[in-house]
Context: one part of a larger RNA
RNA sequence: UCCGGCGAGUUGCUCGACACAAGCACGGAUAAGCGCCCCGUCAAAAGCGGGGUGCGGAUCCAUAGCGAAAGCGAGUCCUAAUAGGGCGAUUAAGUUUGUGUCGGCAGACCCGAAGCCAAGUGAUCUAUCCCUGGACAGAGUGAACUCCGAUUAAUCUCGGAGGGAGGCUCGAAGCGUUAACCGUUGAAAAGGUUCUGCAUGAGCUGGGGAUAGGGGUGAAAGGCCAAUCGAACUUGGUGAUAGCUGGUUCUUCCCGAAAUAGCUUUAGGGCUAGCCUGAUAGUUUAACCGUCGGGGGUAGAGCACUGGAUAAUGUAGGGUCCGUAACCCGGAUUCCGAAUUUAACCAAACUCCGAAUACCGGCGGGAAUAUUAUUGGAGUCAGUUCGUGAGGGAUAAGCUUCACGUGCGAAAGGGGAACAGCCCAGACCGCCAAUUAAGGUCCCAAAAUCCAAGCUAAGUGGAAAAGGAUGUAGAGUUACUCAGACACCUAGGAGGUUGGCUUAGAAGCAGCCAUCCUUUAAAGAGUGCGUAACAGCUCACUAGUCGAGUGAUUCCGCGCCUAAGAUUCCCGGGGCUCAAGCUUGGUACCGAAAUUGCGGAUGUCAUUGCGAGAGAUCGCAGUGACGUGGUAGGGAAGCGUUCUUACUGCAUUGAAGGCGUACCGAAAGGAGCGCUGGAGCGGUAAGAAGUGAGGAUGUCGGA
Numbered sequence: 001u002c003c004g005g006c007g008a009g010u011u012g013c014u015c016g017a018c019a020c021a022a023g024c025a026c027g028g029a030u031a032a033g034c035g036c037c038c039c040g041u042c043a044a045a046a047g048c049g050g051g052g053u054g055c056g057g058a059u060c061c062a063u064a065g066c067g068a069a070a071g072c073g074a075g076u077c078c079u080a081a082u083a084g085g086g087c088g089a090u091u092a093a094g095u096u097u098g099u100g101u102c103g104g105c106a107g108a109c110c111c112g113a114a115g116c117c118a119a120g121u122g123a124u125c126u127a128u129c130c131c132u133g134g135a136c137a138g139a140g141u142g143a144a145c146u147c148c149g150a151u152u153a154a155u156c157u158c159g160g161a162g163g164g165a166g167g168c169u170c171g172a173a174g175c176g177u178u179a180a181c182c183g184u185u186g187a188a189a190a191g192g193u194u195c196u197g198c199a200u201g202a203g204c205u206g207g208g209g210a211u212a213g214g215g216g217u218g219a220a221a222g223g224c225c226a227a228u229c230g231a232a233c234u235u236g237g238u239g240a241u242a243g244c245u246g247g248u249u250c251u252u253c254c255c256g257a258a259a260u261a262g263c264u265u266u267a268g269g270g271c272u273a274g275c276c277u278g279a280u281a282g283u284u285u286a287a288c289c290g291u292c293g294g295g296g297g298u299a300g301a302g303c304a305c306u307g308g309a310u311a312a313u314g315u316a317g318g319g320u321c322c323g324u325a326a327c328c329c330g331g332a333u334u335c336c337g338a339a340u341u342u343a344a345c346c347a348a349a350c351u352c353c354g355a356a357u358a359c360c361g362g363c364g365g366g367a368a369u370a371u372u373a374u375u376g377g378a379g380u381c382a383g384u385u386c387g388u389g390a391g392g393g394a395u396a397a398g399c400u401u402c403a404c405g406u407g408c409g410a411a412a413g414g415g416g417a418a419c420a421g422c423c424c425a426g427a428c429c430g431c432c433a434a435u436u437a438a439g440g441u442c443c444c445a446a447a448a449u450c451c452a453a454g455c456u457a458a459g460u461g462g463a464a465a466a467g468g469a470u471g472u473a474g475a476g477u478u479a480c481u482c483a484g485a486c487a488c489c490u491a492g493g494a495g496g497u498u499g500g501c502u503u504a505g506a507a508g509c510a511g512c513c514a515u516c517c518u519u520u521a522a523a524g525a526g527u528g529c530g531u532a533a534c535a536g537c538u539c540a541c542u543a544g545u546c547g548a549g550u551g552a553u554u555c556c557g558c559g560c561c562u563a564a565g566a567u568u569c570c571c572g573g574g575g576c577u578c579a580a581g582c583u584u585g586g587u588a589c590c591g592a593a594a595u596u597g598c599g600g601a602u603g604u605c606a607u608u609g610c611g612a613g614a615g616a617u618c619g620c621a622g623u624g625a626c627g628u629g630g631u632a633g634g635g636a637a638g639c640g641u642u643c644u645u646a647c648u649g650c651a652u653u654g655a656a657g658g659c660g661u662a663c664c665g666a667a668a669g670g671a672g673c674g675c676u677g678g679a680g681c682g683g684u685a686a687g688a689a690g691u692g693a694g695g696a697u698g699u700c701g702g703a
Stems, first nucleotide, its partner, number of pairs: 001703006011106003015103010027061003033055009065072002075087004109247002112244001116237006127211008136201001138170003141166001145162006174198003179194004213229001215225003250638006260273005274380002276377007288365007300353001301351002306347003310343003317336002319333005383408002386405007413424003428600004433596003439590003442574003448587001450586006461576001467561002471558002474555007489544004494518003499513003524539001528537002601628012639692001641689010657676005663670002
C1' cells in the first nucleotide's frame, strides 16, 4: 500500500415541549400494593420473572383569578379613594396512553490527550551509605630518619653510605573517555578503529545489606531511582475532561441559507435577533409600477456666517528722513502695513443656496412556491472578488475598515491561451435537429485570406511617464514671392574712426557709456570665430545668377526616442505589412448545457373523468399554467440487511454462499439461466433493530 472482517446519534427516566393517532371528556388518569388466571424457570411446590383481568382515589393535571402574604373573589392588587392604573373574567377543552422530532439528566454520535488523586510494586540498572572479601606487571624519582667522614669551641654546614615517603612520575592489568573518522532502516536502542586520562588511591571491584515516589539518593548535571524522571512503574477512580483535530456507512424527490447586529474573562466558543425549512391559520397583501403628498442638507454650487488664502488701493499704526541742540509737535515718503473696500479663490467637522436618487405615508394597479401570524427543526457568527461612494495608507498593495450592488461561496456550460470572484449564460433526462449571446471567422481550430474608404512602416500592433524630435496623414492662421522669393554659387560688405571712457593694450568683438553722420545697390560705432593689441575669416545687409514656391506657427490622427535581468519569452503558437495591425461603415457565417423543436420523467397550483367514502377527502387516468443548479441545513417517499409473529412456499431431481451473464426498475435494488457448492432458504403482511463503510496517522487478520 492493497484485500477481507469489525467500526460511530444508542438506551433509561412517574422529566419537559410540540405534532400526529387513539380513549374518555368538565372532566381525565390511576401509582405502589392486593386478588384471580396464564406463561417461563424447576422433576414438582415455593420463590423469582413476564402477561392478562378485577380492585386500589393516595396523588397529579384541568375546572378562577389577583396579591409578597393574611386574604378577597369575576374580580383582585396598589391606594384615603367608588380616581387612575396593573394582571384577570366576559370569546372558554382538557386529560391519559402510544408514536415521531427536539430538549434535560445520565459517558449520551465515535476515537484521541497532556494530566489529577488513591492503593500498591520496584535500588538484579543506577545514586549514596554499611558489612565482608579481592586485585593493582614492571620501571623511575629518592622525603623524614640512621650511620660514617670533613669542618666547628659546640652548633650550623658539606660529602658519602644506608633508608624507602608520596591523593609523586612513566607504564600493563583494571577503571575512564579527549580528538578524528566510521557507523546512523547500525554488527550495537550509545558501538568500532586510531589517538588519549587515571593507574597506592577522595582509587577499582565481587558478594551481602540499607534508603521509595512530592519520596529517596545526588563532589549539583534537575543528574539517577530497571532502555521510563522538572515527580518512576502497575492497577483503580475512568468511558477523567477536551469551547480542539479527525471520522460518522443505502437511494431518489421538494425547498434552501449564513459568514451580520447586540451581549458575552468574549473574539476560531456561545445566547437572542436576522437569513433557511416543515406544519397550521389568515389576509390581499409583498416586491415592483403609476400618481399624489412629505421631511432632508448629500453631489454640485456659493462666500451671506465660521475659518483659510492671493492681489490691488493704501487708512489707522509702524519704519526712515527733515524741521530744531533736544522733548512735545509738525512736515515728507516709489518703505512695511491691520480693520475696511475692490477683484479672484478654498473647506469632512463653513452654508445665502441646493438636486438626482433613496426613505416615509395616502390612493390605484400588481396572484406569486409572494406576504402576515403562531408553532416544530435548523445551520450560520473566519468570508471573498469586481464596480461604485468614502475613511485609514503614500488619491501604494491580491492592503485595511464601512456603505450600495454583482458574482463566487453553494454554479456546471461558452469566451478570456491557461485562470473561484471578469464577459455571456443559470445544467430535470434523451436527440448524429435548428437559432443565437459573449467572443470570433489565414493555419493549428468551427466560421470572410469578405466588401468599401482611410491610416501605420514602428513587427507599432504584441507593456510604461515627464521630456525630446525637419517621422508621416489631415485641417487652419500668418509672412515673403515672376516688380523674381527660399537655398547654393559669384561679387561687395566702405569712409569719419583705433567713437568716448577704461586700460599696459581695448582698433566692431574683456568691460562701461553713447549708438550719430557720410558715400552708397548695400554695409551694425557690428552676429560669431580669432589676435597680447592689430591683422585675418565670417555674419547682418546689397547686387548678379537661377526660375516657383519658401519660411513661421496652431490643432489633430497614427507612429519614433526615452525603454537595462536573468533560455526561446510579455502576440497562446505558426506566421502576418493597401495585414491576418489600427479607425469608420456594411453584409454573411461560426459559436453555449442560453433559446427553439421532438420524446420522456417529476413537483406545485388549477381543472376534467372514473372509483372509494356518510362526509371531509383520498386514489387512478388526462389537460393547462408555472417550475425541477445547489454546500450547511429543513422536509418527503422509498430500497436493502438480521431477528420475531401469522399465513404461504422452495430444496440432495441440489438450499445458502461463490463465479459469469447481452434481462427488469428513475435509483437504492430485483429476477432468470449456466457453472461451482453440498444443507438449508424464501414470498406476503406486520413488528423489533447490535440495520447499509472508502476514508477516522481507525482496528484485527491476510497478501
Description
The part of an RNA shown here (large-subunit ribosomal RNA, domain II) has 703 nucleotides and comes from Elusimicrobia bacterium HGW-Elusimicrobia-1. NCBI's taxonomy places the organism under Bacteria, Pseudomonadati, Elusimicrobiota. Rfam family: Bacterial large subunit ribosomal RNA. The coordinates come from a structure-prediction model, not an experiment, and the mean pLDDT is 84.